Model confidence (mean pLDDT): 80 of 100. A computed fold for a 110-nucleotide RNA from uncultured Flavisolibacter sp., annotated as SAM riboswitch aptamer (S box leader). NCBI's taxonomy places the organism under Bacteria, Pseudomonadati, Chitinophagia, Chitinophagaceae, Flavisolibacter.
[in-house]
RNA sequence: CUUAUCAAGAAAGGCGUAGGGAAUUGGCCCGAUGAUACCUUAGCAACCUUGGUCCUUCAAGACCAAAAGGUGCUACUUCCAUUAUCCGAUAAAUUCGGGUAAGAGAUAAG
Numbered sequence: 001c002u003u004a005u006c007a008a009g010a011a012a013g014g015c016g017u018a019g020g021g022a023a024u025u026g027g028c029c030c031g032a033u034g035a036u037a038c039c040u041u042a043g044c045a046a047c048c049u050u051g052g053u054c055c056u057u058c059a060a061g062a063c064c065a066a067a068a069g070g071u072g073c074u075a076c077u078u079c080c081a082u083u084a085u086c087c088g089a090u091a092a093a094u095u096c097g098g099g100u101a102a103g104a105g106a107u108a109a110g
Base pairs, nucleotide, nucleotide: 001110002109003108004107005106006105011041012040013039014038019030020029021028025081026080027079042074043073044072047070048069049066050065051064052063053062054061078104082102083101084100085099086098087097088096089095
């Protein structure tokens, strides 16, 4: 950089100290009943992987299953927010609710 996914799922112990939930700010939360990070074990999921069925000239593709290996993940929707556009509510709106796309980010494969 490209493509795909991101409302599901899955916690104990150790270590250790004061902050943490990506960055700024705000909100909402977690945290001395010891969080976050790190380590160990366990687990979740099924991207890569393996097997099967269908289709097919082949390639590609669809579906089902497995979990040994490579990653990932195990508070809160990516915790919420931004921009554009559409729909609904409202007498109306710069208000409220929702959809889609973009942007930012995370993970995988290349």